Predicted 3D model of a 1411-nucleotide RNA (small-subunit ribosomal RNA) from an uncultured bacterium. The sequence is in RNAcentral, with records from Greengenes. Rfam family: Bacterial small subunit ribosomal RNA. The prediction has a mean pLDDT of 85.
RNA sequence: CUGGCGGCGUGCCUAAUGCAUGCAAGUCGAACGCAGCAGGCGUGCCUGGCUGCGUGGCGAACGGCUGAGGAACACGUGGGUAACCUGCCCCGGAGUGGGGGAUACCCCGUCGAAAGACGGGACAAUCCCGCAUACGCUCUUUGGAGGAAAGCCAGACGGCGCUCUGGGAGGGGCUGCGGCCCAUCAGGUAGUUGGUGUGGUAACGGCGCACCAAGCCAAUGACGGGUACCCGGUCUGAGAGGACGACCGGGCAGACUGGGACUGCGACACGGCCCAGACUCCUACGGGAGGCAGCAGCAAGGAAUUUUCCCCAAUGGGCGCAAGCCUGAGGGAGCAACGCCGCGUGGAGGACGACGGCCUUCGGGUUGUAAACUCCUUUCGGGUGGGACGAAGCUGACGGUACCACCAGAAGCAGCCCCGGCUAACUCUGUGCCAGCAGCCGCGGUAAGACAGAGGGGGCAAGCGUUGUCCGGAGUUACUGGGCGUAAAGGGCGCGCAGGCGGUGGGCUGCGUCGGCGCUGAAAGCGCCCCGCUUAACGGGGCGAGGUGCGCCGAUACGAGUUCACUCGAGGCAAGCAGAGGGUGGCGGAAUUCCGGGUGGAGCGGUGAAAUGCGUAGAGAUCCGGAGGAACGCCGGUGGGGAAGCCGGCCACCUGGGCUUGACCUGACGCUGCGGCGCGACAGCGUGGGGAGCAAACCGGAUUAGAUACCCGGGUAGUCCACGCCGUAAACGAUGCCGGCUCGGCGUCUGGCGCACGUUAGUGUGCUGGGUGCCUUAGCUCACGCGGUAAGCCGGCCGCCUGGGGACUACGAGCGCAAGCUUAAAACUCAAAAGAAUUGACGGGGGCCCGCACAAGCAGCGGAGCGUGUGGUUUAAUUCGACGCAACCCGCAGAACCUUACCCAGACUGGACAUGACGGUGCAGACGGCGGAAACGUCGUCGCCUGCGAGGGUCCGUCACAGGUGCUGCAUGGCUGUCGUCAGCUCGUGUCGUGAGAUGUUGGGUUAAGUCCCGCAACGAGCGCAACCCCUGCGGUUAGUUACCCGUGUCUAACCGGACUGCCCUUCGGGGAGGAAGGCGGGGAUGACGUCAAGUCCGCAUGGCCCUUACGUCUGGGGCGACACACACGCUACAAUGGCGCCGACAAUGCGUCGCUCCCGCGCAAGCGGAUGCUAAUCGCCAAACGGCGCCCCAGUGCAGAUCGGGGGCUGCAACUCGCCCCCGUGAAGGCGGAGUUGCUAGUAACCGCGUAUCAGCCAUGGCGCGGUGAAUACGUACCCGGGCCUUGUACACACCGCCCGUCACGUCAUGGGAGUUGUCAAUGCCUGAAGUCCGCCAGCUAACCGGUCUCCCGGAGGCAGCGGCCGAGGGCAGGGGCAGCGACUGGGACGAAGUCGUAACAAGGUAACC
Repeated sequence: CUGGCGGCGUGCCUAAUGCAUGCAAGUCGAACGCAGCAGGCGUGCCUGGCUGCGUGGCGAACGGCUGAGGAACACGUGGGUAACCUGCCCCGGAGUGGGGGAUACCCCGUCGAAAGACGGGACAAUCCCGCAUACGCUCUUUGGAGGAAAGCCAGACGGCGCUCUGGGAGGGGCUGCGGCCCAUCAGGUAGUUGGUGUGGUAACGGCGCACCAAGCCAAUGACGGGUACCCGGUCUGAGAGGACGACCGGGCAGACUGGGACUGCGACACGGCCCAGACUCCUACGGGAGGCAGCAGCAAGGAAUUUUCCCCAAUGGGCGCAAGCCUGAGGGAGCAACGCCGCGUGGAGGACGACGGCCUUCGGGUUGUAAACUCCUUUCGGGUGGGACGAAGCUGACGGUACCACCAGAAGCAGCCCCGGCUAACUCUGUGCCAGCAGCCGCGGUAAGACAGAGGGGGCAAGCGUUGUCCGGAGUUACUGGGCGUAAAGGGCGCGCAGGCGGUGGGCUGCGUCGGCGCUGAAAGCGCCCCGCUUAACGGGGCGAGGUGCGCCGAUACGAGUUCACUCGAGGCAAGCAGAGGGUGGCGGAAUUCCGGGUGGAGCGGUGAAAUGCGUAGAGAUCCGGAGGAACGCCGGUGGGGAAGCCGGCCACCUGGGCUUGACCUGACGCUGCGGCGCGACAGCGUGGGGAGCAAACCGGAUUAGAUACCCGGGUAGUCCACGCCGUAAACGAUGCCGGCUCGGCGUCUGGCGCACGUUAGUGUGCUGGGUGCCUUAGCUCACGCGGUAAGCCGGCCGCCUGGGGACUACGAGCGCAAGCUUAAAACUCAAAAGAAUUGACGGGGGCCCGCACAAGCAGCGGAGCGUGUGGUUUAAUUCGACGCAACCCGCAGAACCUUACCCAGACUGGACAUGACGGUGCAGACGGCGGAAACGUCGUCGCCUGCGAGGGUCCGUCACAGGUGCUGCAUGGCUGUCGUCAGCUCGUGUCGUGAGAUGUUGGGUUAAGUCCCGCAACGAGCGCAACCCCUGCGGUUAGUUACCCGUGUCUAACCGGACUGCCCUUCGGGGAGGAAGGCGGGGAUGACGUCAAGUCCGCAUGGCCCUUACGUCUGGGGCGACACACACGCUACAAUGGCGCCGACAAUGCGUCGCUCCCGCGCAAGCGGAUGCUAAUCGCCAAACGGCGCCCCAGUGCAGAUCGGGGGCUGCAACUCGCCCCCGUGAAGGCGGAGUUGCUAGUAACCGCGUAUCAGCCAUGGCGCGGUGAAUACGUACCCGGGCCUUGUACACACCGCCCGUCACGUCAUGGGAGUUGUCAAUGCCUGAAGUCCGCCAGCUAACCGGUCUCCCGGAGGCAGCGGCCGAGGGCAGGGGCAGCGACUGGGACGAAGUCGUAACAAGGUAACC
């Protein structure tokens, strides 16, 4: 949110909070008395019955409710009681004789508001008390002593009782074992532990008390704190286990809170009593009453839990001989989808696949046989009728219910969640990091299968989702079943009590262990089978399983105990050996510093470079002498010793350990080790010494943006010694100790035994121990790696771990003089943190190697003026795009109009353009007139073919539509740039690896090249490289328009030759010869896998979105050309290697009939006018630098040419904005350019001109080409930039333009400290002390029994009241303790979007990092 029916269950988890009202325990006349009523008569009694009151008896201790408390013999389970009790009931035995006394009700009286109380009088009993008797009862010194009773009904039998006693059965007490958390609770205890005695109890006991002793419990967790009823069982799980303890059943505990006893078989008593307290109620204010955690119900609390129902018919209980009464136990009904189970909301047919909806590629698809429609059925529900079982007889609340029959009619009956992955189910629209979703990962920023709606689909279904909780998955606390080198985790190291574990042979015991049998493990539950409700849920029956425990018998391998023995573990003894093992004392030399003296004379010192500093008062240097402290060069080693920390000159003394050999002794004496004890680097602390060098702090000097650092100059603690503390570390092999077993190889230290050689010294070699290293087999490991010194295979014991941060922290505790150390959380927060390895990328890592990358050179740019592009600014508009390299003479290979997309203004609308349909049409068009800037509007004239029907074309109107340089290059295609013409990028198969991946592709050489050779667990292959293609360089053949006078040819074209390492030494490389050319001859085309969400929606195409008399179309004008500035690319220069004048010479690519133009004329010239050749190897465009001669003479010039004035020419409809060219005049800046920066390695740079596309013309100094003249330099690869390969580190992977740390500022949250403050808990000491049991006294009162002088009466025993005492709930006072809440202020922490400051860490992180 939704809701049809029935059955069976379940229903205050919170306030053990408070309760109105009713009910929930009574019954017996066959124990007894009295009163009333009724009946009978014989009037005073009797009878039987009813009612009431009381005595007496039994019950009220059961049943029902609840879970507060309690961590305990409370529970479970097994024992045990020779330490006990038991009313009613069952079975058995025995008895029941005879006396006495009191009292309620009642009557009379008194007090009180009430509740109630008191006094006097009378009476009964199954009420009470003696006496007798008594067993198999009790006690006992074993002689004995003591202890009972009640009657009633019936009046025939008999029945119900009573007393004593044994058993059954029930209960009490004790006990072994089992089951929660905290050790940041480590010591607890005074009736405490035991004894003796006494009291008490049904009974043991320190249960209570007196005395005596000083014990008892505890790391196998005492004591304390927290939490919790326990169990059968329930849920989950494969199991082991984990969690839970609702309903039902067993036990316990509680009954407003606390205490107490009485009665009784049984209680310390839910619906009894007393006291105290809180609360509520009544009251006459004196005093009283009450206890739903019984059933219903009310209030409150809460997310939340029902009717003030019916009945005793059944089951069961109390009483009774019984009838019967009572029974909110119980049986039923009601309410609630709260759970489980069953059923229904229809079935069959039905395509033209209807309408509608949704989607669509517009064809269709889907909803969907679904509906309509036809036929059929009637469960449930409804109506009518019949009608139970439950009961053997009387008796049925449920109930006219279940069930059965008949009737009507598809008729009354479907929702909820989900559809990105996990996870089953997809599209459209809307929205646009908004609104929202979300269990985790994550969705949403314009195409969202994740938001919202819709269509469709999936799942479940009278329910469906959500939330909470538990188990599972989680082998993620690991008993089953985990780990600790680097992920979390080995204690810093040793000694060692307890504990755990323990060699060989034999005997005994039989504790563990194993087997058999017995007892127990309630029922329910669970499993299987059968049965009953129509089925199921539910219920009944049978069998089984389960679980610990106890006992008896047996076994003796192993473990254990005990005993005997053994020697191999361990230890001892003897002889040797090595060593910085430890401690004490002494000695030594080198060096530093200081002091004294000599020589000497200007610097020294220090650094990247400097400065501070020292020095003419004589430094440094050098020589001599002296003082003092600390450390010990060479040897020295991956060497040695030690448990670790650590230990280094020499000598002596004291002292620990180890190893080897011998195999003489002991005889398991061993291993490990919680707690404990000791040792323990550096730094630090205390006291006292010492102090040369070094050196925190500190002071200077530098560096720097800063520099509280790195570097430099000084310098104090300290470093050293003695004694005492501290107790930490990246105390590391990040690897606990001990033992056993398991391939090899090579070193080294130190022993022992051989062999060979050697006279000795010694050398070589073999075997065997103990240490210390390297490499490896098997094996192990996530990998890295380990690998007899294991991280292999086993055994024993200890320590330790359980996501990251918070946190090596807080609090508490212990230790310390302090610093601090040890132990050690939580809140909160994150979706990770971490290890190893892989591929990349990166490095102020390394190696190798390239490139005009640097260097070497030449010419430039950056300065000037101008051209062009861009930014900016401006503007009505200055259209748009391009932005490091790789935007900026780029799109633009041609902006005056056009182009043109921009602006202003004027116009047009189915349109400037396409296709189709319908209707109309001598229409379109041309010319002319008018308005107008034009477009356009408007008027007039002319105006097609024809077979005369129509058709075509045209135009008009209408409809589908056109159109858009509007947006998105982050929706795209295509194309392009770039790394980069770099040499790389991949694949198949195989192999290796758990895997990512590796190998191949690495390596040694070599190359321009992943080019080739060799090697190789690889072998091959593809895309790239190279080659094949084009141009060019040499030669030849053929042909010849053209060229030139023939013929030929250095000319053209085609084809061919030549060089594809062909020859010699040679693997490759390299060298040589010939040759025009060599080791890719030169140039071009050609651009691998990919990268940059690179560029382009304005070339084109194209999805989506947007505009539709306008974001479309046309037109005139303007703008794209603006101009304080800035940048980029160029041109021209600054001059004499030049400028100018005259003369002279030599190209190629190309282009040309709307053209190129010879030549001639005119003009100073641009050009104009003629005219000729050429559709072009034929004609034309057509050279300059250069050469020769001359002038200029270093000057802003005879350089340079900007700018401006004037005059012309050309194109074009039109040169104002805004074209080019010519002439005259004007002659600016500029004298070679700061930081910086570009190109180029040869026919290259530089210089010189020429051509061409676009094009009417041209803003071209641009682009693309062409030839002419024609250099310099390259030592070399350290450096800058880019790149390739290998390797290394990495905390980077949107990949260093990365990552990332700390303070500060702001916000939020939780938390520590905190003057204090509030509350709570338990205990302690003292005071007070109710009820009540017990004890004492008992003068007041007093029936039974006893005695007497015995009716009366007196005395005694006993009892009661009262008083006193112990204890005692509670209250009060006091000082402390524990735990919480709040708390000004304060500390750090976590998180938060792009805040501030720096740069600590990750690459040698730019001072290696870290402890």